[in-house]
Context: one part of a larger RNA
RNA sequence: UGACGGGGGCCCGCACAAGCGGUGGAGCAUGUGGUUUAAUUCGACGCAACGCGAAGAACCUUACCUGGGCUUGACAUGCUGGGGAAACCUCUGGGAAACCUGAGGCCUCCUUCGGGACCCCAGCACAGGUGCUGCAUGGCUGUCGUCAGCUCGUGUCGUGAGAUGUUGGGUUAAGUCCCGCAACGAGCGCAACCCCCGCCCCCAGUUGCCAGCGGAGGCCUCAAAGCCUGCCGGGGACUCUGGGGGGACUGCCGGUGCCAAACCGGAGGAGGGUGGGGACGACGUCAAGUCAUCAUGGUCCUCACGUCCAGGGCCACACACGUGCUACAAUGGGCGGUACAGAGGGCCAGCGAGCUAGCGAUAGCGAGCCAAUCCCAGAAAGCCGCCCUCAGUGCGGAUCGGAGGCUGCAACCCGCCUCCGUGAAGCCGGAAUCGCUAGUAAUCGGGGAUCAGCCACGCCCCGGUGAAUACGUUCCCGGGCCUUGUACA
Repeated sequence: UGACGGGGGCCCGCACAAGCGGUGGAGCAUGUGGUUUAAUUCGACGCAACGCGAAGAACCUUACCUGGGCUUGACAUGCUGGGGAAACCUCUGGGAAACCUGAGGCCUCCUUCGGGACCCCAGCACAGGUGCUGCAUGGCUGUCGUCAGCUCGUGUCGUGAGAUGUUGGGUUAAGUCCCGCAACGAGCGCAACCCCCGCCCCCAGUUGCCAGCGGAGGCCUCAAAGCCUGCCGGGGACUCUGGGGGGACUGCCGGUGCCAAACCGGAGGAGGGUGGGGACGACGUCAAGUCAUCAUGGUCCUCACGUCCAGGGCCACACACGUGCUACAAUGGGCGGUACAGAGGGCCAGCGAGCUAGCGAUAGCGAGCCAAUCCCAGAAAGCCGCCCUCAGUGCGGAUCGGAGGCUGCAACCCGCCUCCGUGAAGCCGGAAUCGCUAGUAAUCGGGGAUCAGCCACGCCCCGGUGAAUACGUUCCCGGGCCUUGUACA
C1' cells in the first nucleotide's frame, strides 16, 4: 500500500422487510449429470454451466459409430514427363452409394507453329486435419457493475515503499456539485451530446384521411328530413405517415440551508427536477470462456487423426437436477352472439382473398399484391345470453388404438397437423427457493428470425387488460467511502 475480520462509523441495491405471482409435488417438453451403447460427436460446470454454443440433428447438417471406397487426394499454388478431338454429353456392366470398369458422341480459342489455355495419367513440392495445447496467443465475450470509481503531470511531505491531490463539512443517482484544505491542474469513467416514446408548431399529401360542399348507391318514407357506404368529384381541416423545429433549465415563487451547493413545498405546464426506455460499461479482477466461428505459435497424423459414400447415432433410460409448458377448476369449463390493437412478414415460383369439396387437417380452381394499395388476418382476454353445480366431474389432458392430411428423394429408428375413440397422474405441492417497485408484476393474444417440414411449450419483438406493497435498514446477500486490528501478500 492492499487484502481480510462472526471490528466500528456513514451510505446504496427487489439485498432483507411489506406485497403479488411462481419453482420445489403431477403429466409432458427441453437441457444436464449418470448409466447404457458399436457410437449416444464436442464444448459450457457456483453466482457468471444446465430451452447455453443450437435463430431449426429424418438424409444433409455431423465433427461420432459400423461397413464400403479414394489417394496429388473434396479444396489452393507451382514444376517435370506422357497423353487428349478443351470443356462437356450419352450409354454398358458390378455396386447400397461412393467408386471401379468399358463403349460412343462431340475436335474450341490463341499461336512467334515449338507450344499455350483446359482436362486426364504418372511423379514431385505440397494440400488437408472440428487432432492436442484458451495457462503459448489475437480477436470476441461473460462477470464484479451503470458499481463510483481508476489514474496522471507539476508541487509539497517522507531515508524509502509511498502519501497528499481523491481525506474533511454538506449534497447528489454519481469523484454530482458547493465549502474548506499544500496543494494546483488534467485524463479515463459519471452526466450531456445519439436513438425511441410522451405535448405543440411548420413543411409534405398517395396507396393514408373525410369535417364541410356536390354526386352515386343503400335503409326508411307518399315525399322530404335523417342515417349508412370515401364509391366518384373534390378537400388538407382532422387522424396518420415522414422530415424539420419548439418545449424542461430547479428557469419562477415561498421555506430550509453558510449569503453556497442543494433539499422541501407551490405555480404554470403534455411532461418536471437524471420525464420513461435504449445504445453506451473506466483502471482492472477471475492464468473466467472460446484453438469447434475465425485467425494464429508450438506439437502430432499423413493409403491416414485426410477425404467420399451408405446405414446407424447425436432422439438410448433404473435414476438425479436445472429451465419451462399444461393443469389440478366455478373471478372456472363449454356453446352461441358481438367489439377494440400494435409491430412485423410476403417471388424467380412468396403471401394467397374468394368459390367449390371435406366434420377437419387440407385439396382443386384461383383474383389481388413486387405491397400505407393486395394478402398473412379470425386478435385473445373482454362484453351479452344459455348450459354445467363441486363431482376426480361436462375439471384435466398424458397415454394408447384406429382413420386421414402435409412437407420432403425418403417420415421404421426419428417430423408436424386433423378427426374418432381412449381417457392416466393431478384436489394447489416437505425442507427449501425465484421474479417483480408501474403501465411494472400478473394475465391475454399477435408477429418475426432460423426454416422444405419440424419435435418452438424455446428465443426476440408487439400491443390488450392491468394490480398490491415499501413501516423501516436490526438481520441475510452484494457493493461504495472513511477508520481500526492483523502472525496474510
Predicted 3D model of a 489-nucleotide part of an RNA (small-subunit ribosomal RNA, 3' major domain) from a soil metagenome. Its mean pLDDT, the model's own confidence on a scale to 100, is 85. Rfam family: Bacterial small subunit ribosomal RNA.